Small-subunit ribosomal RNA from a metagenome, 1517 nucleotides, folded computationally. It matches the Rfam family "Bacterial small subunit ribosomal RNA".
[in-house]
RNA sequence: AGGGUUUGAUCCUGGCUCAGAACGAACGGUGGCGGUGUGCUUAUUACAUGCAAGUCGAGCGGAAUAUACCUUCGGGUAUAGAGAGCGGCGGAAGGGUGAGUAAUGUAUAGAUAACCUACCUCGAAGCGGGGGAUAACAGUUCGAAAGGGCUGCUAAUACCGCAUACUAUUACGUAGUUGCAUAUCUAUGUAAUGAAAGUGGGGGACCUUCGGGCCUCACACUUUGAGAGGGGUCUAUAUCCUAUUAGCUAGUUGGUGCGGGUAAAAGCCUACCAAGGCGAUGAUGGGUAGCCGGCCUGAGAGGGUGUACGGCCACACGGGCACUGAGACACGGGCCCGACUCCUACGGGAGGCAGCAGUAAGGAAUAUUGGGCAAUGGGCGCAAGCCUGACCCAGCGACACCGCGUGAGUGAUGACGGCUUUCGGGUUGUAAAGCUCUAACACGUAUUAAGAAGGUAUAUAGUACUAAUAUUAUUAUGUAUCAGACAAAGGUACGAAAUGAAGUCAUGGCUAACUCUGUGCCAGCAGCCGCGGUAAUACAGAGAUGGCAACCGUUGUUCGGAAUCACUGGGCUUAAAGGGCACGUAGGCGGACUGAUAAGUUGAUUGUGAAAGUAUAUGGCUUACCCAUAUAAUGUCAUUCAAAACUGUCAGACUUGAGAUCGGUAGGGGAGAGUAGAACUUCUGGUGGAGCGGUGAAAUGUGUUGAUAUCAGAAGGAAUGCCGGAGGCGAAAGCGACUCUCUGGGCCGUGUCUGACGCUGAGGUGCGAAAGCUAGGGUAGCGAACGGGAUUAGAUACCCCGGUAGUCCUAGCCGUAAACGAUGAGUACUAGGUAGAGGGGGUCAAACUUCUCUGCUGGAGCAAAAGUAUUAAGUACUCCGCCUGGGGAGUAUGGUCGCAAGGCUGAAACUCAAAGGAAUUGACGGGGGCUCACACAAGCGGUGGAGCAUGUGGUUUAAUUCGAAUCAACGCGAAGAACCUUACCUGGACUUGACAUGUUAGUAUUAUCUACAUGAAAGUGUAGAGACAGUUUUCGGACCGGAACUAACACAGGUGUUGCAUGGCUGUCGUCAGCUCGUGCCGUGAGGUGUUGGGUUAAGUCCCAUAACGAGCGAAACCUUUAUCCUUAGUUGCCAGCGGGUCAUGCCGGGGACUCUAGGGAGACUGCGUACGUUAAGUGCGAGGAAGGCGGAGACGACGUCAAGUCAUCAUGGCCCUUAUGUCCAGGGCUACACACGUGCUACAAUGGUAGAGACAAAGGGAAGCGAUAUCGUAAGAUUAAGCCAAUCCCAAAAACUCUAUCUCAGUUCGGAUUGAGGGCUGCAAUUCGCCCUCAUGAAGUUGGAAUCGCUAGUAAUCGUGGGUCAGCGAUACCACGGUGAAUGUGUUCCUGAGCCUUGUACACACCGCCCGUCAAGCCACCGAAGCAGGGGUAGCCUGAAGUCGAUGACCAAACCAGCAAUGGGGGGAGUCGCCCAAGGAAGCCUUUGUGACGGGGACUAAGUCGUAACAAGGUA
Repeated sequence: AGGGUUUGAUCCUGGCUCAGAACGAACGGUGGCGGUGUGCUUAUUACAUGCAAGUCGAGCGGAAUAUACCUUCGGGUAUAGAGAGCGGCGGAAGGGUGAGUAAUGUAUAGAUAACCUACCUCGAAGCGGGGGAUAACAGUUCGAAAGGGCUGCUAAUACCGCAUACUAUUACGUAGUUGCAUAUCUAUGUAAUGAAAGUGGGGGACCUUCGGGCCUCACACUUUGAGAGGGGUCUAUAUCCUAUUAGCUAGUUGGUGCGGGUAAAAGCCUACCAAGGCGAUGAUGGGUAGCCGGCCUGAGAGGGUGUACGGCCACACGGGCACUGAGACACGGGCCCGACUCCUACGGGAGGCAGCAGUAAGGAAUAUUGGGCAAUGGGCGCAAGCCUGACCCAGCGACACCGCGUGAGUGAUGACGGCUUUCGGGUUGUAAAGCUCUAACACGUAUUAAGAAGGUAUAUAGUACUAAUAUUAUUAUGUAUCAGACAAAGGUACGAAAUGAAGUCAUGGCUAACUCUGUGCCAGCAGCCGCGGUAAUACAGAGAUGGCAACCGUUGUUCGGAAUCACUGGGCUUAAAGGGCACGUAGGCGGACUGAUAAGUUGAUUGUGAAAGUAUAUGGCUUACCCAUAUAAUGUCAUUCAAAACUGUCAGACUUGAGAUCGGUAGGGGAGAGUAGAACUUCUGGUGGAGCGGUGAAAUGUGUUGAUAUCAGAAGGAAUGCCGGAGGCGAAAGCGACUCUCUGGGCCGUGUCUGACGCUGAGGUGCGAAAGCUAGGGUAGCGAACGGGAUUAGAUACCCCGGUAGUCCUAGCCGUAAACGAUGAGUACUAGGUAGAGGGGGUCAAACUUCUCUGCUGGAGCAAAAGUAUUAAGUACUCCGCCUGGGGAGUAUGGUCGCAAGGCUGAAACUCAAAGGAAUUGACGGGGGCUCACACAAGCGGUGGAGCAUGUGGUUUAAUUCGAAUCAACGCGAAGAACCUUACCUGGACUUGACAUGUUAGUAUUAUCUACAUGAAAGUGUAGAGACAGUUUUCGGACCGGAACUAACACAGGUGUUGCAUGGCUGUCGUCAGCUCGUGCCGUGAGGUGUUGGGUUAAGUCCCAUAACGAGCGAAACCUUUAUCCUUAGUUGCCAGCGGGUCAUGCCGGGGACUCUAGGGAGACUGCGUACGUUAAGUGCGAGGAAGGCGGAGACGACGUCAAGUCAUCAUGGCCCUUAUGUCCAGGGCUACACACGUGCUACAAUGGUAGAGACAAAGGGAAGCGAUAUCGUAAGAUUAAGCCAAUCCCAAAAACUCUAUCUCAGUUCGGAUUGAGGGCUGCAAUUCGCCCUCAUGAAGUUGGAAUCGCUAGUAAUCGUGGGUCAGCGAUACCACGGUGAAUGUGUUCCUGAGCCUUGUACACACCGCCCGUCAAGCCACCGAAGCAGGGGUAGCCUGAAGUCGAUGACCAAACCAGCAAUGGGGGGAGUCGCCCAAGGAAGCCUUUGUGACGGGGACUAAGUCGUAACAAGGUA
């Protein structure tokens, strides 16, 4: 710091997704040790059991019991002293939880001149003298219990008067100071009011009832002043979402009352008066939530969060209430209501773990019913001490972080094994084994620290208090004593042995890491893109590799990346996004000068911002985590002082912004009234006489009852031709004949005036096309709906004939449009050129110049690009509106507006990984332009009809082997299917095999040959003969070897499969003119340029132009052949001249002239002339020439396309078969036959058939061959046999043609199919299934529908000849050869195909493309809905527990007063009543959730139905 993903590729927009960090986590797999942390996020659900708050005998009365002593044995004395009670202090702290709470809370900064404060500290003063009760206890009594009642006794630091008293309190004053209004503070005067308690230690005098008094010390107590710490109350600022919550409020807002009330201000409460208060800067309502220090993330700004630790708040079963107290409306106190649980004798009672453990439940999920007060801290106590689930420790959990270990060195035959392989090897891998070494952790033995500070007792020496050397307190130094939960831990030493200790995830890209096997769109994977349909680095397994490591991975959540809500830091022409337009309120922003001020702003000061945490530094634990100390840092904070530039505010003055006035000016600006002509339709009349009208073509319609056409007249409504123009006006919508009236705005010119009066504008208000609505008119034309006619498969459309609403007017609604420049308004600035409109200056007129408006073009800049560009989409500022992936959806719901239609506001669930913009290259178009081709046209001849041949389909069959399928399969593979071929079928055989190589073993039965049996053959079986090389030999043989055989093993073999795994070869577009590259240039880029343009060509052929210059593959040329000539050569070819010979023949001698053969040359190049053309390329014509404009023909086939064809030519990967899918053999089949198609042959006849006679080629082939000649046969052919390995001989006769004769238009003397008979040839073999001959037979067919093919000159047509394959042949095929030999066109409208340029595109598998909607099926979420069932809230009404307050108090009534007493007084209480009020009740309203028959649309889902709406002019833009 970025990456993946939209496309054929590109740039952009934009979403989705990944890599990082974190966690109170959970789940899966695995698991050695230690340290430090951390652990119910869910049900504020319910709780068994134990513990969590007591203490003080030095406050009090007392005392069970124990011990010792005495005893009259009854008991007494002394010491210690449980438990209960009165009394004091503490139970308001500590500990827990986060339900409620959006402010009675919290944070920060302040205020208290409006307050309180137990214990503690420092001061001042005091502690005198009395009184009456009561628990305990005893007795009695009620009750099941809990718990009481009555009678009697008693104490106090319990309670109550009195005395004394301040700087206390209250009231009234005086003086001063300060401040902020009430006032505070200081000093001072008068009056009134108000206290107390003792206990313990010690003690010299004096007194004593012998307890003590008294003195003193300590503790306690009272009054008072201050402090510290703690708290109460108030203020400012900040503090989540929602407007689909816009109005809320009656104690509400303020005031008055020596009102009440509080520690304290206050509507806190009450009575009265007034009518206020809050709210768009979001009141009120709804939802959610404890807040903060901090924590996580981030570069930061931010975003998320509030567990643990710390601060504050709230709560304690759900509610309400007060009491006590310094403090509570009180977690382990009280009373009442309610729910729940428990006990009960049914009458009544008891309880509250959100303390620590623990249980149940819930849940994905969260620990021990542990030890100790040793430390730290708290309560009580003089103290010892007691209590303390606070706390310190231990236990459980890899939950998190940190650290350590699972060894180190050496070790190559690169071991075995595994995996893989091209079989050579590679890899695992120095890894292991082996050898050497070490011992940190864990383990064993031994040994040994810190956590302890202190308390108590005591000794000595001081100090303070004191009368005191007692006492007490305290300091220093000693001694003694008490105390460790943790902890069998930690440290140290020794011992032994590498011994005890590695997993998990991934390996297609992002993203580090690859192979094999299995599977076969199955099983499965997946964060995104996506993988899997027989060669999967993506599934599963294995091996290998990569990452991290006692952990690894997954899931969830948060931040980041995401500049994807943009303050830092985004946008709005076309990607999402400018409001339809204007006016204007609040608000925001605002020209230039002077002065003042100091709110903002800037600087400094002081305070505060708790600690912890974060950061830095240093230090302590072996290191680290962790901990300690110090420093820094932390703010929209507050305080004070200062500055005065800028903003603000106040005051004054200014003219340039804005406005006013005056004079001109253009205009379809607006409203109303009137007028006009043309056209149209209708009506009336005339003329006229058959159609009119309409269309692609028709029909409906109309017309002899007279249309259309034409003339004259009349009526009516709507719209305003020409001018007219990207020209004018208006804010936009919009405005077009003419005249008049009223009226708005703009522009220009000139002087004067006002003096910032301005810009924008949330809400708001007005205007606002068309359509539509309401009411009333009007209605010529046009014309939704509707009717009819056509078109069509259909045609609810396009076309035609009609036609209602509407269109028009008046009044009122509606409020939307692609209301568009898809571009908000305003101001300023920033190159030009050109045109138009309206003014001014200037001039005789011009030129020239100035202001405003409207266009075009274009530079910089901007922009993703297209583009825009002084009329900005440039550069800046101000204000408003709007956007945040596509779909769902502008839908649902709520609200609001509307008569309705509908408008405005406006979601979510769910679903996809894209949707989109601009531009690029192709392809395509029922887009355009140019050009070409037997493409059409013009011609000639065919096919399609017949018969036959041949190939294919189909059918049949045991098999009819296989392949080829539009052109580019179908006389194709096959240039030869009777056997063979042959791959197919049936049957019979063989199994290392018909064929190759190797290894091992064996023998002499071997190789080879012969014979026999069996059989259809192949084969099987039997018998016999029988070698070779070498060595050796006793010549009998023996050994060994090559080849062969036998046996076994490796393997052979496969026309089995995949041409969609391949090579090679081939077809096709197409012999079409194209396809590219280097460098340069242009573009962000894909790409472009070059290769386009103007000419020209068969051609990207050449020329010219040109940001291109060159080059390559193609085209052309080079090659072969053919056409003319020359030269060389002259046999087997030729024969002119010479000679010879023959019936005749180059037959012979000879010759090289000619033909010919085959070597070498020449020739043709637009070279020449002329015209056109750009002085070009070139083209037209002409000359010459055998040939003229690539002379004719061939070979040669660019980049690529079609997953074209071929695994059956061959080769080859994978898969499959292996006594068979291999091999051999016999027979059959490939030749079938209702039928369909392709390609051909022969014909249909007289340009012909038949018969006879006669003439002229070229190119080939020949030895298992061609075969002359002769003879035989009607013939096919047979016999014989010369010559020829071929310019020598043979095949071999060319045919059409010419001449003569005949046939005379007919199913024929045309045509030859079919069939019968008889022959010939090849071959082992001719039946299935060959060819040929002779005789006989003599079918269809009389020129062929729709449609379709070939051909432009030696071509078509027609005629024959040869060859390959081959024993023969199904050849009418194929490949060649020559003979005769035309017609037509000189054009490009159309059909087909192709090339180039251009245009549109939603196509890129590329139009055989893409794609829309209904219906049908499945599935998912949502909306509506009669209702049904819950939750929450709420105004009013009824009832009204406990309790405070108030009233009353006939009953009760110790302390004080009066009184001798009785009694009275004062004060108090029980009870009763009243106000308030929790829970409860009845009916209602609001809100929210769940569910709901049925209804509705929506999303999604390989191959359903119907059409074809959109994308090209998408076939009606």